[in-house]
RNA sequence: GACCCCGUAGCUCAGCAGGAUAGAGCGGCAGAUUCCUAAUCUGUAGGCCGGAGGUUCGAAUCCUCUCGGGGUCG
Numbered sequence: 001g002a003c004c005c006c007g008u009a010g011c012u013c014a015g016c017a018g019g020a021u022a023g024a025g026c027g028g029c030a031g032a033u034u035c036c037u038a039a040u041c042u043g044u045a046g047g048c049c050g051g052a053g054g055u056u057c058g059a060a061u062c063c064u065c066u067c068g069g070g071g072u073c074g
Stems, first nucleotide, its partner, number of pairs: 001073007010026004019057001028044005050066005
């Protein structure tokens, strides 16, 4: 320098040909259970999808630029 992959809740990830309220597990908080703790069960809060533009009636999902991480080649 060229090219490829990844970047979605605190953490690990799903969301595969654009469509309507963005999800799961773990974790957090509250409650139940227990003499207490753990475990278990119930409920609940939390992200607008790395950032900026663009296309579209509509984009996490397409295009461009850009930032961060990883990799291949030279």
Predicted 3D model of a 74-nucleotide RNA (transfer RNA) from Rhizomicrobium sp. Rfam family: tRNA. From the family's description: Transfer RNA (tRNA) molecules are approximately 80 nucleotides in length. The source organism's lineage runs through Bacteria, Pseudomonadota, Alphaproteobacteria, Micropepsaceae and Rhizomicrobium.